The RNA shown here (small-subunit ribosomal RNA) has 1513 nucleotides and comes from a metagenome.
Its mean pLDDT, the model's own confidence on a scale to 100, is 83.
The RNAcentral record of the sequence draws on SILVA.
Rfam family: Bacterial small subunit ribosomal RNA.
RNA sequence: AGAGUUUGAUCCUGGCUCAGAGUAAACGCUGUGCGGCGUGCCUAACACAUGCAAGUCGAACGAGAAAGUCCCUUCGGGGGCGAGUAAAGUGGCGCACGGGUGAGUAACGCGUGGGUAACCUGUCCUUGAGUUGGGAAUAACCCCGGGAAACUGGGGCUAAUACCGGAUAACAACUCGCUGCCUCCGGGCAGCAGGUUCAAAGGUGGCCUGGUUUACCAGGCUGUCGCUUGAGGAGGGGCUCGCGUCCCAUUAGCUUGUUGGUGGGGUAAUGGCCUACCAAGGCUCCGAUGGGUAGCCGGCCUGAGAGGGUGAUCGGCCACACUGGAACUGAGACACGGUCCAGACUCCUACGGGAGGCAGCAGUGGGGAAUUUUGCGCAAUGGGCGAAAGCCUGACGCAGCAACGCCGCGUGGAUGAAGAAGGCCCUUGGGUUGUAAAAUCCUGUCAGAUAGGAAGAAUAAGGAAGGGUUAAUACCCCUUUCGAUGACUGUACUAUCAGAGGAAGCCCCGGCUAACUCCGUGCCAGCAGCCGCGGUAAUACGGGGGGGGCAAGCGUUACUCGGAAUUAUUGGGCGUAAAGAGCGUGUAGGCGGCCGUGUAAGUCCCAGGUGAAAGCCCUUGGCUCAACUAAGGAAUUGCCUUGGAUACUGCAUGGCUUGAGUUCGGGAGAGGAGAGUGGAAUUCCCAGUGUAGCGGUGAAAUGCGUAGAUAUUGGGAGGAACACCGGUGGCGAAGGCGGCUCUCUGGACCGAUACUGACGCUGAGACGCGAAAGCUAGGGGAGCAAACAGGAUUAGAUACCCUGGUAGUCCUAGCUGUAAACGAUGGGCACUUGGUGUUGCGGGUAUCGACCCCUGCAGUGCCGAAGCUAACGCAUUAAGUGCCCCGCCUGGGGAGUACGGUCGCAAGGCUGAAACUCAAAGGAAUUGACGGGGGCCCGCACAAGCGGUGGAGCAUGUGGUUUAAUUCGACGCAACGCGAAGAACCUUACCUGGGCUUGAACUGCAGUGGAAAGCUUCAGAGAUGAAGCCUCUCUUCGGAGUCGCUGUAGAGGUGCUGCAUGGCUGUCGUCAGCUCGUGUCGUGAGAUGUUGGGUUAAGUCCCGCAACGAGCGCAACCCUUGCUCAUAGUUGCCAGCGGUUCGGCCGGGCACUCUAUGGGGACUGCCUCGGAAAACGGGGAGGAAGGUGGGGAUGACGUCAAGUCCUCAUGGCCCUUACGUCCAGGGCUACACACGUGCUACAAUGGUCGGUACAGAGGGUUGCAAAACCGCGAGGUGGAGCUAAUCCCAAAAAGCCGGCCUAAGUUCGGAUUGCAGUCUGCAACUCGACUGCAUGAAGUUGGAAUCGCUAGUAAUCGGGGAUCAGCAUGCCCCGGUGAAUACGUUCCCGGGCCUUGUACACACCGCCCGUCACAUCACGAAAGUGGGCUGUACUAGAAGUCGCCAAGCCAACCCUUUGGGAGGCAGGUGCCGACAGUAUGGUUCAUGAUUGGGGUGAAGUCGUAACAAGGUA
Repeated sequence: AGAGUUUGAUCCUGGCUCAGAGUAAACGCUGUGCGGCGUGCCUAACACAUGCAAGUCGAACGAGAAAGUCCCUUCGGGGGCGAGUAAAGUGGCGCACGGGUGAGUAACGCGUGGGUAACCUGUCCUUGAGUUGGGAAUAACCCCGGGAAACUGGGGCUAAUACCGGAUAACAACUCGCUGCCUCCGGGCAGCAGGUUCAAAGGUGGCCUGGUUUACCAGGCUGUCGCUUGAGGAGGGGCUCGCGUCCCAUUAGCUUGUUGGUGGGGUAAUGGCCUACCAAGGCUCCGAUGGGUAGCCGGCCUGAGAGGGUGAUCGGCCACACUGGAACUGAGACACGGUCCAGACUCCUACGGGAGGCAGCAGUGGGGAAUUUUGCGCAAUGGGCGAAAGCCUGACGCAGCAACGCCGCGUGGAUGAAGAAGGCCCUUGGGUUGUAAAAUCCUGUCAGAUAGGAAGAAUAAGGAAGGGUUAAUACCCCUUUCGAUGACUGUACUAUCAGAGGAAGCCCCGGCUAACUCCGUGCCAGCAGCCGCGGUAAUACGGGGGGGGCAAGCGUUACUCGGAAUUAUUGGGCGUAAAGAGCGUGUAGGCGGCCGUGUAAGUCCCAGGUGAAAGCCCUUGGCUCAACUAAGGAAUUGCCUUGGAUACUGCAUGGCUUGAGUUCGGGAGAGGAGAGUGGAAUUCCCAGUGUAGCGGUGAAAUGCGUAGAUAUUGGGAGGAACACCGGUGGCGAAGGCGGCUCUCUGGACCGAUACUGACGCUGAGACGCGAAAGCUAGGGGAGCAAACAGGAUUAGAUACCCUGGUAGUCCUAGCUGUAAACGAUGGGCACUUGGUGUUGCGGGUAUCGACCCCUGCAGUGCCGAAGCUAACGCAUUAAGUGCCCCGCCUGGGGAGUACGGUCGCAAGGCUGAAACUCAAAGGAAUUGACGGGGGCCCGCACAAGCGGUGGAGCAUGUGGUUUAAUUCGACGCAACGCGAAGAACCUUACCUGGGCUUGAACUGCAGUGGAAAGCUUCAGAGAUGAAGCCUCUCUUCGGAGUCGCUGUAGAGGUGCUGCAUGGCUGUCGUCAGCUCGUGUCGUGAGAUGUUGGGUUAAGUCCCGCAACGAGCGCAACCCUUGCUCAUAGUUGCCAGCGGUUCGGCCGGGCACUCUAUGGGGACUGCCUCGGAAAACGGGGAGGAAGGUGGGGAUGACGUCAAGUCCUCAUGGCCCUUACGUCCAGGGCUACACACGUGCUACAAUGGUCGGUACAGAGGGUUGCAAAACCGCGAGGUGGAGCUAAUCCCAAAAAGCCGGCCUAAGUUCGGAUUGCAGUCUGCAACUCGACUGCAUGAAGUUGGAAUCGCUAGUAAUCGGGGAUCAGCAUGCCCCGGUGAAUACGUUCCCGGGCCUUGUACACACCGCCCGUCACAUCACGAAAGUGGGCUGUACUAGAAGUCGCCAAGCCAACCCUUUGGGAGGCAGGUGCCGACAGUAUGGUUCAUGAUUGGGGUGAAGUCGUAACAAGGUA
């Protein structure tokens, strides 16, 4: 520090996810290796058994046991010790601390900094003064009662540091007066003087004196602890103020003790804190009130920081103590282990009544994913009491449990290659586990055993010495010294002993993200944080091996921050991605021109105070290190105070004119409102002319018209809108505004002078305006026209088209308040190169004048620089550069929905969520593909022609069906006379049956044999089996070779997967394309080149050009054919010569033909015209051939998961007495049917008979086969010749000549069938071909539709070949005869290039919308129902404070007439008042028959809305 994920790819926007760190955690696996330091109910502030957690003081007081033991005893008991002890009481102090918890609390609760001149403070410290003299009671105790108990009543006795008077007292309090000082002007402080008021308690130690010697008492002195009253301090607390402190505005108004005043009360103290009266205030958009949530902070986690989250442990503050209320005591409480009342709950009960409060420490139940021992000790630290010893202390110190966290250590180290065995993988060679192990040599941490053994402990009491105090060598205090005490614990630590011995797991290995293979599984089982894996080769599932990471842990889950600049202060945006309000006026607020002066609030600087400690950071130290811990420092960014500075901002004040405004003069304008008025057109009415149609459409029909339409002429009515001008022209804030005239009226602009003097900009709320549609009321209504009706279209057509047609459109008054209200661009100001139009006004120049030209201001357009932008684009009219203000955005869907509020007559508007769900949704641009987009061009693509197919019969292939099997593959073009260049057996893969199992074929090894083969016979359908005959070769004699058998390793498979593959092939397409290097452009995908202008068959060539070159394709090179030359001359040829049986037959010749080698030839080379002086094209000449001469071979990058595992090869899987192999027979040849490809025809351009002519290219020894003979023929006999320019196949046929047939189901056509044959072959039944005779079917030119062909082509005619024993109408090749037509590119199909749109990219056979049906999820509404919280009114009212009464009761003190009074108390009562109740509201949650839409779900239904002009933009 980033990464993954939207796309075919790209850039951007934007969400989701991951890597990091952390935790009071939990869960899974593992571990019970060790130690140190920490931490440990986050849930039920749920309920609690049991024990403990707050007592202490006899030096405040009175009283005072027992057990036990000793002694005495009259045996009843008594006494001593126990013991002034225990227990209890009075009294004092403490119990308000310490400890727990976080329910409540959004608050002066907390934090921070102030104030208190408005206060309190026990104990403690310093200091002043005092501590006098009396009195009356009352617990305990005793007696008598009540009660089950808890407890309690009455009587009697008694003490105090308990209680009550009196005295004294001030520098104390109150009050009055004077003076001084300070002040926030309220008052405060100090001094002086007067008046009034208020105290107390003693205990104990020592010494001295006296009394009755002791005990004891009294007095004095002294110490000490107390007590009273002042002053001061420290520490603590109360109150108060500034600032800070969560979410919701779908909470906008709240408030009557409320806000203030006065009097009174109350408090330690201010204060409506309380009360009476008076006034009517107080708070609030800078968020009151209400609702929700929450203890706050130091800190902790995270982060670079700013921030965000959090508030366990430790520390500060607050609140609470079963729930609610209340007060008492006290220095302090409205009190966790106190009281009273009410309530709920639990327990006891004799049923009358009582008791209780673990959110103290342990512990229990419960809840929960989840959190420990009913431990030891007061040794240390701290606290309470005490003079002290000491007692108490679940605070605390320790131990126990828990890998809960952090830290440290160990589980061994070194050597060790035969790279062992085993495992795993394997291309079978090996690799890996792996120096790992074993083995050898060591070490000794930890654990174990044994032994030793700390620190934590000191100012204890007391003793001694010295000093202080004192009259004192007592006492007391200080210093030194001696001096007891350890829960943890025999712990830490140390030493010794033995021995590698006792100690490793977890997660991961597709990318992110370090780490790869095998097997199993087969969209199953499963994984998954995101993207995504799994449908037979899974590095993604499960297991194994191996590897990576961490390690006594490792993973998962949950949560927080980070990454996330994804709420943006640091540090984001708003034309199109989410986002500018429809527009203006304007309030608050924010911001604000130039020059001075003052002030010093902001701002800046110095200093001071504070910012607790702990923590973080730094330095150093202590535990062996570390964690942990100690000390010091730094930091604590903040707040407060004093002082200073004055540039900027603010405030106050003075001025200025440039911002803004006013004045005058002009012209422009569909700016607004009202009134009037004009013509054209539509429609309607009347009348005339006129006759059969009109109208409408793609075509029609509905409709109108013989009752006279349409058309046309004249007249009239009425409403609405204003042609031309008219223009990216004008005006307006926007919406919007268009005939003409008048009236009223707003704004802008230009020019000019003077004036005001910052008066400005923006603008939350607010107010106003605001298209169309819609609503209310009343008018109006020509045309148009939702709804509606009809006609068409259509599968349907609730649409598009047509004929009608009502609201509405128009006017008046009102409402509505929304639009793609758009420049999808808020307003203002300033700045920043230009060019060119146009509107308004002005200046200059020129002119007689208009125009033109130059120029200023204001508007309005286009193009473009810099800059900006993701790109597109924007660009002085900014989307540039800055400032100010407002509005708005934060993934998609759900949803602009629900609920609530508000506005509206309604429709609806404004405001505006959540659950749930997805991993995307988007923007711009790129390359393709596609379009019922466009342009250009090509092709037998259409058109023009010729001939076919589709109809018939047959052949052949396919589908289907059938079958035991009808083997398999091929399926639009590009499967279907295709694989198959040839299924009777074989082939053959299929079926049935019969056999074999190292096998039919092949290889190695071992063993064994001398056979095997062959021949014969028998059985059998055959394979096969049995029998007989026959019997190896070479040899260096070791053996080798061949063959059979046995065993073994291997074989074999036309079994599966062409979607695992190679190779080969088809297709687009012989279409003209497909790319690369470098450069350039672009953030990039990419573009450029390859586009453009021409041209071509061609990306062919030329020109141009940020491109320049190159490659694969095109073309050419190759073959063939067409002309020619040279060479050669047999088997070919024969011009001339000779011979001849008249046949190039022979001699001869090689001229010609031909053959087959090599050359030539054609290149737009020449002329002319066009074209750009080009490429090229048109025409011409010459030439055998002319613009590629014809044909062939040749097939770019790629596409179709195209075809083929059955040609071959091959991975994987499967079979192994069978899915292998052998054999016989059958099948592939079936046949209601459908399709493709063909053949033959339907006839006279023909058929048939006879005669007769002319090819080319092939094939032939397992062969072709001549002559001759036989047969009607197929063919047979025969065998010359030929290994082929020699011989043979071989007759070419159409053609030509002649005859017959005469329009017919025929002398057409030949299917079918019968009989008889021929040939091949082991064998023609299933199932061959051919021949002869006989038979003589359909068919008379073929519907919709569809195919081929552009010249030696189509058509037609025959010939040959491959395969092959035989079998072509198929396939391939060959020649003969030999046409027609092409105007042209609108249309169909296919293709190429450019361009355009796109929501497609599996690419239009694409994408995609809505209803319905089903399943499921969350939500809304709903008659209601049930809870929580809460408001208002009222009822009732416990305890208790306060007030009043007080007839009952009363010791102290006062008065008194001794009765009493005063005073106090019980009791009663009044105000307030908790729980409770009644009534009625608010709010929230849950639930609810039914209902509504929404989300999600691989294959459901209906349509086709959107994306292309998406077929109606």